Predicted 3D model of a 515-nucleotide part of an RNA (large-subunit ribosomal RNA, domain I) from Halobium salinum. It was read from a public genome assembly. Its Rfam family is "Archaeal large subunit ribosomal RNA".
Context: one part of a larger RNA
RNA sequence: CCAUCUGGUGAAUAGCUCGGCUCGAGCGCCGAUGACGGACGUGCCAAGCUGCGAUAAGCUCCAGGGAGUUGCAUGGAAACGAAGAACUGGAGAUCUCCGAAUGGGAAUCCCUACACAAUUGCUUCGCGCAAUGGGGAACGUUCCGAAUUGAAACAUCUUAGUAGGAACAGGAAGAGAAAGCAAACCGCGAUGUCGUCAGUAACGGCGAGUGAAGGCGACACAGUCCAAACCGAAGCCUUCGGGCAAUGUGGUGUUCGGACUGGCUCUCAUCGGUCGAAACCUAAUCUGAAGUCUCCUGGAACGGAGCGUGAUACAGGGUGAAAACCCCGUAAGAUUAGCGAGUACACCGUGCGUCAGUACCAGAGUAGCGGGGGUUGGAUAUCCCUCGUGAAUUUAGCAGGCAUCGACUGCUAAGACUAAACACGUCUCGAGACCGAUAGCGAACAAGUAGCGUGAGCGAACGCUGAAAAGCACCCCGAGAAGGGCGGUGCAAUAGGGCUUGAAAUCAGGUGGCG
Numbered sequence: 001c002c003a004u005c006u007g008g009u010g011a012a013u014a015g016c017u018c019g020g021c022u023c024g025a026g027c028g029c030c031g032a033u034g035a036c037g038g039a040c041g042u043g044c045c046a047a048g049c050u051g052c053g054a055u056a057a058g059c060u061c062c063a064g065g066g067a068g069u070u071g072c073a074u075g076g077a078a079a080c081g082a083a084g085a086a087c088u089g090g091a092g093a094u095c096u097c098c099g100a101a102u103g104g105g106a107a108u109c110c111c112u113a114c115a116c117a118a119u120u121g122c123u124u125c126g127c128g129c130a131a132u133g134g135g136g137a138a139c140g141u142u143c144c145g146a147a148u149u150g151a152a153a154c155a156u157c158u159u160a161g162u163a164g165g166a167a168c169a170g171g172a173a174g175a176g177a178a179a180g181c182a183a184a185c186c187g188c189g190a191u192g193u194c195g196u197c198a199g200u201a202a203c204g205g206c207g208a209g210u211g212a213a214g215g216c217g218a219c220a221c222a223g224u225c226c227a228a229a230c231c232g233a234a235g236c237c238u239u240c241g242g243g244c245a246a247u248g249u250g251g252u253g254u255u256c257g258g259a260c261u262g263g264c265u266c267u268c269a270u271c272g273g274u275c276g277a278a279a280c281c282u283a284a285u286c287u288g289a290a291g292u293c294u295c296c297u298g299g300a301a302c303g304g305a306g307c308g309u310g311a312u313a314c315a316g317g318g319u320g321a322a323a324a325c326c327c328c329g330u331a332a333g334a335u336u337a338g339c340g341a342g343u344a345c346a347c348c349g350u351g352c353g354u355c356a357g358u359a360c361c362a363g364a365g366u367a368g369c370g371g372g373g374g375u376u377g378g379a380u381a382u383c384c385c386u387c388g389u390g391a392a393u394u395u396a397g398c399a400g401g402c403a404u405c406g407a408c409u410g411c412u413a414a415g416a417c418u419a420a421a422c423a424c425g426u427c428u429c430g431a432g433a434c435c436g437a438u439a440g441c442g443a444a445c446a447a448g449u450a451g452c453g454u455g456a457g458c459g460a461a462c463g464c465u466g467a468a469a470a471g472c473a474c475c476c477c478g479a480g481a482a483g484g485g486c487g488g489u490g491c492a493a494u495a496g497g498g499c500u501u502g503a504a505a506u507c508a509g510g511u512g513g514c515g
Base pairs, nucleotide, nucleotide: 001513002512003511004510005509006508007507008506014500015464016463019435020434021432022431023430024429025428026427027425028424029135030134037098038097039096040053041052042051044076045075048072049071059092060091061090062089063088064087068080069079070078103111104110105109112115118132119131120130121129122128139170140168141167142166143165144164150157154205180188181187192219193218194217195216196215202210203209223417224416225415226363230251231250234249235244236243237242257361258360259358260357261356262355263354264353271349272348273347274346281338282337283336284335285334286333287332291307292323293306294305295304296303308325309324310314316328317327318326368389369388370387371386372385373384374383396412397411398410399409400408451458452457471499475485476484477483
């Protein structure tokens, strides 16, 4: 130096998984009755996590449950429990301090006169009765609003009304019952979302690029109420004291127009009120079939051989190896509560409809037009803002992607409400031709922890004994609570507490070869 062997170190690999990821379904707000979040406490021994709050790993009641229990946490001690504990569900009690934080102040503590601080509504004018405030993963509406980039430079343009910021709301939000769409003389019938229409029409230094809609096919379906005309106190609210109301409470009425007048018909729409389900689903609980037969191997049978049984149950998990029939379950059912839902159905009241006449009503700085902007695919023909101008009144008005006129077609603006179908996922459950510990969330472990930074913030690593602790008694070496030997347990200790398997680099020793 080479080869090989025995060990050490080391941690890959294999197997496993109380963790993730994704999808689906369910479900979806909390808060001055003090939230979300935090601080400090709280246990017999108590550092962390979890729970709880000076009644402090808990108190009371109801229902289930059942012989054990005093969280993670397998120790010691002391207790509790058939007068029914633990545990589970529901309802209550307690709930320190900070925090919207709200009597005043303050680095979670103090002070006083003991207080709804501030804003707002009502008001008997007394904070008397109420409301608001703050939080929430993403989703929503409104407002403000970039740049990198692309255009092979760059300025209009694009990126993009994106990122980001602000306000506000809800379990969804927003939109929504035609002054619509369309067509060219056929028609549709609120809105939203998805697929298509279509990279089409259109926009565009007509460059780069941007980019719809009607329709069709689906999901889901639901329609209503005012103002006015007319009537005129017949009324409404209330804390029961009163307040509002002729400057109109209330009735009628709302595009299928209505009002008024006169007929016909008979109470099928709508609205208001009363009563009031069910299925599905969720939670808790319960019932729930059939071998633990013989032999073999083995530490152990759930394996092999033989003989049986159930199945509306051969999903899955556990059990000393691989179990339909051992255990928990599973299929199928049952009970209670919740949701469904004050929904459907039912009942009561109101009155739907139809014919003729009268010509009373039907939303004004609006429709429209002009100037200037923003925005849009919207081109002369999108939507919005601003300045100015400015109608008509049903024999009327608006729209039908240039203007004007006439026809035709559709509709009735300038008032309001409206479930479902669709967005998201903090959360719950289920599933997976997703990962399997350098993967999968940053986090399977004390994880937003340790640590770093003045701060905003940045941010790890660490899984596996064994079927069962049976976790090595006693003895010896040793300075020994190190380490080792003997010995014992165990199938196994080369399974000996960072312990399954135990590769490589690497270290030591032995043996052989060359020299």